[in-house]
RNA sequence: GGCCCCAUCGUCUAACGGUUAGGACGCCAGCCUCUCACGUUGGUAGUCCGGGUUCGAAUCCCGGUGGGGUCACCA
Numbered sequence: 001g002g003c004c005c006c007a008u009c010g011u012c013u014a015a016c017g018g019u020u021a022g023g024a025c026g027c028c029a030g031c032c033u034c035u036c037a038c039g040u041u042g043g044u045a046g047u048c049c050g051g052g053u054u055c056g057a058a059u060c061c062c063g064g065u066g067g068g069g070u071c072a073c074c075a
Stems, first nucleotide, its partner, number of pairs: 001071007010025004018055001026044006048064005
């Protein structure tokens, strides 16, 4: 450098183009407990960036950024 894949809450992971963007862990608060832990209820926080298509985009297209794989170059 070519080609391919990936990017969603703090972390992991869902979401036929129409969901209030869901779940688990974490964190915060309440309950429970002598206390902690466990358990339980509630809350918290996210679509990498810029364009395009569309009535409507996390989802499709283009470009960028970052990461990974592979091939080649650098004999």